Context: one part of a larger RNA
Molecule: large-subunit ribosomal RNA, domain IV
Organism: Vampyroteuthis infernalis
RNA sequence: CUAUGCUGAAGGAACUCGGCAAAUUGCACGCGUAACUUCGGAAGAAGCGUGACCCCUAUGAACGCAAGUUUAUGGGGGUGGCACAGACCAGGGGGUAGCGACUGUUUACCAAAAACACAGCAGCGUGCGAAGCCGUAAGGCGCUGUAUACGCUGUGACGCCUGCCCAAUGCUGGAAGGUCACGGGGAACGGUUAGUCGAAAGGCGAAGCUGUGAACCUAAGCCCCAGUGAAUGGCGGCGGUAACUAUAACCGUCCUAAGGUAGCGAAAUUCCUUGUCGGGUAAGUUCCGACCUGCACGAAUGGUCUAAUGAGUUGAACACUGUCUCCUCCACGAGCCCG
Repeated sequence: CUAUGCUGAAGGAACUCGGCAAAUUGCACGCGUAACUUCGGAAGAAGCGUGACCCCUAUGAACGCAAGUUUAUGGGGGUGGCACAGACCAGGGGGUAGCGACUGUUUACCAAAAACACAGCAGCGUGCGAAGCCGUAAGGCGCUGUAUACGCUGUGACGCCUGCCCAAUGCUGGAAGGUCACGGGGAACGGUUAGUCGAAAGGCGAAGCUGUGAACCUAAGCCCCAGUGAAUGGCGGCGGUAACUAUAACCGUCCUAAGGUAGCGAAAUUCCUUGUCGGGUAAGUUCCGACCUGCACGAAUGGUCUAAUGAGUUGAACACUGUCUCCUCCACGAGCCCG
């Protein structure tokens, strides 16, 4: 010097990103116990007292033939110590806010969480040889189940609720019209040549074979017409106006499919920003309560509130302490020094 353990005057978080670490508390019995609440809880809330040993006494219990032994619960009196749940073992407690309702699950070996799951809610599909999934198939799962079932998707207890837009994209339905593939169809045109015309060169050219091929017929889809938001998603601007000022219930105008409703709001969301006001502190970029000017909240990509709950996050306070002011004693290892 270091590791582990351990003591400490006065102070008591002044330490620090942060009470990290440590300390406090700790058992049993009796008393006592708040807000809030889903009436179950919260709760071991909080807080207070008693506890060793000896004597007397009361009422029981078990065992024993009995004498008696063991044991439980009260009442009274006394003894000793610094200390009586004497060592070991063995909850610190209360209040606040945001998040997730909860118990659970997770990155085996840096993340345990506000992430995942969850019961509940909702939508969509599926009538059974079900849909869906695995497999080329046979076959299997679903299920020896049958819509109070099964599959998929989203949300995430409960309470109060869940607004407007179907223009776009998707999905569902529709079938009149437009478009449209293979295929059918075969008008028409061409190649070839028996023949025929011609003095010749050459022309025409049936049938057959063969090349190209128009009209017309022809499905889904798309176009089209509707519906649909707990489908993917979206949810305005400018100007003016009230008898102080300010503001604008009101009016005008442009655009849109429709212009954000309830609730919440400087928020896990607020750039400006340490917004402004209030609270807490001697002093508070954090915190709590408000305001609303929401850069850029908002309703199952759920909104908001919420008892209980959390090795989770934020801020404040009590107790407590070597975290600190400011270090120190002791013990045991390692290192180091001498040999």